[in-house]
Predicted 3D model of RNase P RNA and transfer RNA as a complex of 470 nucleotides. Rfam match: Bacterial RNase P class A. The family's RNA type in Rfam is ribozyme.
RNA sequence: CAAGUAAACCGGGUGACCGCCCGCCUCAGGCGGGAGGAAAGUCCGAGCUCCACCGGGCAGGGUGCUGGGUAACACCCAGGAGGGGCGACCCUAUGGAAAGUGCCACAGAAACACACCGCCAGCGGCCGGCUUUGAUAGCAGAGGGGAAACAAAUCAUAUAAGGAGUUGCCGGUGCGGGUAAGGGUGAAAUGGUGAGGUAAGAGCUCACCAGCGGCCGGGUGACCGGUCGGCUGGGUAAACCCCAUCCGGAGCAAGACCAAAUAGAGGGGCUGAAGGACGCCCGGCCUAGUCCCCGGGUUGGUCGCUUGACCCCGGUGUUACCACCGGGGCUAGAUAGAUGGUCACCGCUCCGACUUGUCGGAGUACAGAACUCGGCUUACAGGUUUGCUUGACCC
RNA sequence: UCCUCGGUAGCUCAACGGUAGAGCGGGCGGCUGUUAACCGCUAGGUCGUAGGUUCGAAUCCUACCCGAGGAGCCA
Repeated sequence: CAAGUAAACCGGGUGACCGCCCGCCUCAGGCGGGAGGAAAGUCCGAGCUCCACCGGGCAGGGUGCUGGGUAACACCCAGGAGGGGCGACCCUAUGGAAAGUGCCACAGAAACACACCGCCAGCGGCCGGCUUUGAUAGCAGAGGGGAAACAAAUCAUAUAAGGAGUUGCCGGUGCGGGUAAGGGUGAAAUGGUGAGGUAAGAGCUCACCAGCGGCCGGGUGACCGGUCGGCUGGGUAAACCCCAUCCGGAGCAAGACCAAAUAGAGGGGCUGAAGGACGCCCGGCCUAGUCCCCGGGUUGGUCGCUUGACCCCGGUGUUACCACCGGGGCUAGAUAGAUGGUCACCGCUCCGACUUGUCGGAGUACAGAACUCGGCUUACAGGUUUGCUUGACCC
Repeated sequence: UCCUCGGUAGCUCAACGGUAGAGCGGGCGGCUGUUAACCGCUAGGUCGUAGGUUCGAAUCCUACCCGAGGAGCCA
């Protein structure tokens, strides 16, 4: 200097005049204050308010690696595992497929399991040749024990020859049989690579790796390391489900009060009923009247409404998130809904001209509180700062 | 503020994890003296947008955009 990565901040300012809202005062006037980092989306969690409530079970819903933070959370921080990147760093809806039930189209032999193409002459069969006492192609039994195979002994029978486990060899043939290594199909097909072995093959054996299980060690834990072992048939839970853990409902248009007006001769159910914090069931308990439908009147005002799990500075502890201590500050409360308009200068961005720092022109993002906070997500012209990584060059 | 539903061809709607259809409309042809009707053929699709799960997404999940409907005060 360039490229990247993580984090933080600003996102208009100054003056004059006129105009708004709130609070206060010595009140025809003065003083002070007056939209956001997202005020947005309404995706989460609460504070607060109301519904008498308590317990148990079912259903329903949220979360999902571990530990910590917090009022709480689906948030934040730090770790683990997996993945991406040269790296700084980034991403993950990150429990369970051995509790069970589903699904994996088409292709393919086959998707919890049937061999398509292939490979194999070791076994049985068939064919040919040679050889042998054994060439014609037959002969090989019975008893005892025994599940069967079946050793030895006993008995009977047998020829051209031999015999009561029968001469031998070579070649061919994938008929029976063996095979899942190779090829093909597919997202995925009987753990992977290599060597040996085999008739050909296969964890069949061995070496290394992955998976699963046992033991030992480290760590709060998720997990990690070492060692031993048999050899091991997928994926999917953002499929139903299982496991662990958590959960009342409704919401400021909540709710409280005042004022005004009108129409209740209205209808129906129930009597230990009815109602009782979402649904169902059970137990307790509270209230003496409750629940539903139809109709009428009103659409006005006050409070809630801003001092907060608040903000800033410093210190201690903590890897951090955050907690504690000390000091300082008060920063909108509207209700057809205020915070604006004009002028001038400046800041920032772009274009043109040229005297290279001047002039002229254009523009200046996303976007406005409505009870309040802690987050998440989305939108955003431009600018500033810091840490770290990589590359090039110089010293 | 709270709740529910929807977005697919020019229009109206289907397809509910296995690669997008029907009707109307459009174009061409047939029939007819001509038109309509009828018959045959044919074109037309970012499935609101972006990302994720899965071998595969219109479909399942998340975020964003647009549209439609319901409730609400005195009580």